Predicted 3D model of a 174-nucleotide RNA (Lysine riboswitch aptamer). Rfam family: Lysine riboswitch aptamer. Its family is annotated with lysine biosynthetic process in the Gene Ontology. The coordinates come from a structure-prediction model, not an experiment, and the mean pLDDT is 77. Of the family's consensus pairs, 88% are formed in the model.
RNA sequence: GCGUACGAUAGAGGCGCGGCUAACAUUAGUAGUUUUCAUCAUCGGACAGGAAUCCGGAAAGCGAAAGGGAAAGCCGCCGAAGGGGUUUUUGAAGUUCCUGUUUCAAGGAUCACCUGGGCCGUCGAAAAAUAUUCGGCGGACUGUCGCAAGAAAUUGCGGAGCGCUGUUGGACGA
Numbered sequence: 001g002c003g004u005a006c007g008a009u010a011g012a013g014g015c016g017c018g019g020c021u022a023a024c025a026u027u028a029g030u031a032g033u034u035u036u037c038a039u040c041a042u043c044g045g046a047c048a049g050g051a052a053u054c055c056g057g058a059a060a061g062c063g064a065a066a067g068g069g070a071a072a073g074c075c076g077c078c079g080a081a082g083g084g085g086u087u088u089u090u091g092a093a094g095u096u097c098c099u100g101u102u103u104c105a106a107g108g109a110u111c112a113c114c115u116g117g118g119c120c121g122u123c124g125a126a127a128a129a130u131a132u133u134c135g136g137c138g139g140a141c142u143g144u145c146g147c148a149a150g151a152a153a154u155u156g157c158g159g160a161g162c163g164c165u166g167u168u169g170g171a172c173g174a
Stems, first nucleotide, its partner, number of pairs: 002173003006169006014078001016077006024069001032062006043056003046101008081115003084111010116142002119139008144159006
């Protein structure tokens, strides 16, 4: 000097990823509220059981907000991150008190279970939604490594981030 596995460290992919602030649109002429009229409950307000209470329709006037998005800017990054499973805590489903559930939302812990990346199409789910997000499938593109072809440019096929590239450490091998 070369190779192999392992460790440390620095990097690359690009319509790249996440977070924060937020004009604005939507939510919605909805909820609510005021007035007038009507109604009085054996029904309904997540489900089952019990106790109490409250609410419920129409027209007209006034008329939101949360959640979900987001121009632009800023910050942190390159398993960035996203999804899924298990478990647990808190909150909500009119109010108060009990018993047992269910659904939804948010947070914690945990599992290498899935995805290299974005884009387009399509189907499905969430959602008020034609916004947006997530998942399945398909397509071409793109970065990367391997194999094959080629003088090269490049092309074809295959793999997955548990990857790839640079530097470096000790170990082992010829």